[in-house]
RNA sequence: AGUAGAGGUUGCGUCGAUCAUUAGUAAGGAGGCCGGAUGUAUCAGGCACAGAGGAUGGCCUUUUGAAAGGGAGAGACGCCGAAGAUGGGAGGGCGCCUGAGGCCCUUGCUUCUGGGCAUAUGGUGAAGAACCAUAUGACUGUCAUCCGGGUGGAUGGGGAGCUACU
Numbered sequence: 001a002g003u004a005g006a007g008g009u010u011g012c013g014u015c016g017a018u019c020a021u022u023a024g025u026a027a028g029g030a031g032g033c034c035g036g037a038u039g040u041a042u043c044a045g046g047c048a049c050a051g052a053g054g055a056u057g058g059c060c061u062u063u064u065g066a067a068a069g070g071g072a073g074a075g076a077c078g079c080c081g082a083a084g085a086u087g088g089g090a091g092g093g094c095g096c097c098u099g100a101g102g103c104c105c106u107u108g109c110u111u112c113u114g115g116g117c118a119u120a121u122g123g124u125g126a127a128g129a130a131c132c133a134u135a136u137g138a139c140u141g142u143c144a145u146c147c148g149g150g151u152g153g154a155u156g157g158g159g160a161g162c163u164a165c166u
Base pairs, nucleotide, nucleotide: 001166002165003164004163005162008080011079012078013077014076015075018072019071027064028063029062030061031060032059033058034057038050039049040048042100043099044098045097046096083113084112085111087109089107090106091105092104093103094102114140115139117137118136119135120134121133122132123131124130142157143156144155145154146153147152
């Protein structure tokens, strides 16, 4: 350097269908009241349209009534930096047009994290779900040193690692 493996029965991630939740919510239709000049994407400019025969907005009644993200069990697939997170580069998309901002997706680069769990705090989220970050705790896997007849124990380290073969 190459190849092949191990950690776990709660290892990691992805996928379409179905179901629950989101939720009788948002939004639309009809009606009534308040209010009185703007509204159509967050802002600015423009085009077009609507508007005192009442705009934006607010409240009430009635009717119709979602979706995205996230979740569930089973299945399938890809794997063991599997994966996750911070920062930043490149490309693409979004709503009438332009500019700015914002959001989403893809792909490289840098840094950190061995792994899952529990608790606490914070963030995202409709959420006592789930995910993410940090800290603490024991557990677990691996290597080094020391002790030990064996089983094992103590301390410390990290995946660019560890084991086997060439």
Molecule: Lysine riboswitch aptamer
Organism: uncultured Enterocloster sp.